[in-house]
Context: one part of a larger RNA
RNA sequence: GAGUAACGACAAGGGGGGUGAAAAACCUCCCCGCCGGAAGAUCAAGGUUUCCUGCGCAACGCUAAUCGGCGCAGGGUGAGUCGGCCCCUAAGGCGAGGGCGAAAGCCGUAGUCGAUGGGAAACGGGUUAAUAUUCCCGUACUUUUUCAUAAUGCGAUGGGGGGACGGAGAAGGCUAGGCCAGCGCGGCGAUGGUAGUCCGCGUUUAAGGUUGUAGGCUGGUUGCUUAGGUAAAUCCGGGCGAUCAAGGCCGAGAGCUGAUGACGAGUUCUGGUGCGAGCCAGGAUGAAGUGGUUGAUGCCAUGCUUCCAGGAAAAGCCUCUAAGCUUCAGUUAUGAAGGAACCGUACUGUAAACCGACACAGGUGAUCAGGUAGAGAAUACCAAGGCGCUU
Numbered sequence: 001g002a003g004u005a006a007c008g009a010c011a012a013g014g015g016g017g018g019u020g021a022a023a024a025a026c027c028u029c030c031c032c033g034c035c036g037g038a039a040g041a042u043c044a045a046g047g048u049u050u051c052c053u054g055c056g057c058a059a060c061g062c063u064a065a066u067c068g069g070c071g072c073a074g075g076g077u078g079a080g081u082c083g084g085c086c087c088c089u090a091a092g093g094c095g096a097g098g099g100c101g102a103a104a105g106c107c108g109u110a111g112u113c114g115a116u117g118g119g120a121a122a123c124g125g126g127u128u129a130a131u132a133u134u135c136c137c138g139u140a141c142u143u144u145u146u147c148a149u150a151a152u153g154c155g156a157u158g159g160g161g162g163g164a165c166g167g168a169g170a171a172g173g174c175u176a177g178g179c180c181a182g183c184g185c186g187g188c189g190a191u192g193g194u195a196g197u198c199c200g201c202g203u204u205u206a207a208g209g210u211u212g213u214a215g216g217c218u219g220g221u222u223g224c225u226u227a228g229g230u231a232a233a234u235c236c237g238g239g240c241g242a243u244c245a246a247g248g249c250c251g252a253g254a255g256c257u258g259a260u261g262a263c264g265a266g267u268u269c270u271g272g273u274g275c276g277a278g279c280c281a282g283g284a285u286g287a288a289g290u291g292g293u294u295g296a297u298g299c300c301a302u303g304c305u306u307c308c309a310g311g312a313a314a315a316g317c318c319u320c321u322a323a324g325c326u327u328c329a330g331u332u333a334u335g336a337a338g339g340a341a342c343c344g345u346a347c348u349g350u351a352a353a354c355c356g357a358c359a360c361a362g363g364u365g366a367u368c369a370g371g372u373a374g375a376g377a378a379u380a381c382c383a384a385g386g387c388g389c390u391u
Stems, first nucleotide, its partner, number of pairs: 013031006032388004040368004046348002050346001051075006060068002080141002082344003086119003092113003098107003122139005142340011153325002158320004166307004172300003177294005182203006188196001204262002208257003215250004219244008228236002263289001266285008308311001354363002370382004
C1' cells in the first nucleotide's frame, strides 16, 4: 500500500419468546422466500466414528458463537431368509508334471483361483436418543442332520436334457400409482358471502397358502429297432409302426384366505410445562375402510413378429446307466426333534463426511418418480420432504 481488496453463486429474509457474560447467525414459535427428474428418498463405491447424548469454546469455522462434520467423555451397528463367505464358472491370473531359456525367467496341460454374471428361502406392523426385512408381535418359507412309519432299484468326477442369453418393432392382458364419486369424522368463519352443488382430514393393509385365468409354447401315449452321444444305458438322438384328439409345460393378474388381526382421522385420561390459547410424553378407546375411471418406462415377457452383424460358460436341477451294493446300504413320501456358523450392518453418499491442498460455484455409477397445465423425465407453479447456500 491499507483498515483497502476480499469474506466463495443475487434461493431472502422479518418478528415474538428462550438460553447466555454477550445473540443478525444457537433453540423454539409465527410469517416470508427457494428446490421439488431435486437442492427429496434409497443403494453401490469411497470415507472410517463424521452417528446419538452430556459437558466445553483455546485452536478449527473466512465474522460472532451459547452452535458445529471442532475438543473431552460416555453410548450406539443384534440376521437361516439382505449382502458377502459358500457352490459355479467368464475375461484374466497362478500353474504339479511338461516345453523353451546362460541365469533371472517365459509359455502352458491337468488343475486351482477369479464377479461385474448363474445358484435355496420373509413379509406386515411396532419399537430406540442413536439399529432394524436383523430386536419385539403376528403370519410364513428354505435347506440340512438324526429318528420313526410306509414304500422301493439305488448308484458318477461319466452320457443326455436344462440352465442358456442379440438388435429392433408392434399389439394385447394386467398391476403399481393417480383422479373422481360414495362413505366416515370434524368445522361454520374477527373482512362482502359461507348449512352448502361448502371446507378440512381419512378412506391403508404384505409375504405366504389356495385357486392355473388373459395369454404363450408343444401334438400326446405306446410297441419294435438302432453304424450316433469315446464304455454302458430303460436317457437323448435316428428309423419303422399302432393308437387317441386331446394331453402336457410355462404363466401375470384377479378372487378367497392371511385378517374376529394390524393400521387408522379422531375422542378421552394421566403426567410434565406454560398466565393462557396450547405444547410435549405415555396409556385407553377407535369411525369409514366401498365403487367407478385413468393408467405406466413396471409385470405376463428370457413371450410374439422380424432382421443379420447370428448374439458367455459352468454348477445347482432333472434324467440315464458304469464300477459297485442288493435282508444292508441307498432312494422316495409323511411326521417328529435338532442345526443354519462366520463377516458386513452406525453415519455420509450430486456431498461441508468421496476425488479436487480448503466446510472449494468443478467431478462422481444405479434405483424411486406425486399434483395442475403439457406430447414429455421439457418448462412453470406446487405436494411429501429438504433448505434460505457461516459475515
Source information
RNAcentral holds the full RNA, with entries from ENA. The part of an RNA shown here (large-subunit ribosomal RNA, domain III) has 391 nucleotides and comes from Haliea sp. E1-2-M8. Its mean pLDDT, the model's own confidence on a scale to 100, is 84. The source organism's lineage runs through Bacteria, Pseudomonadati, Cellvibrionales, Halieaceae and Haliea.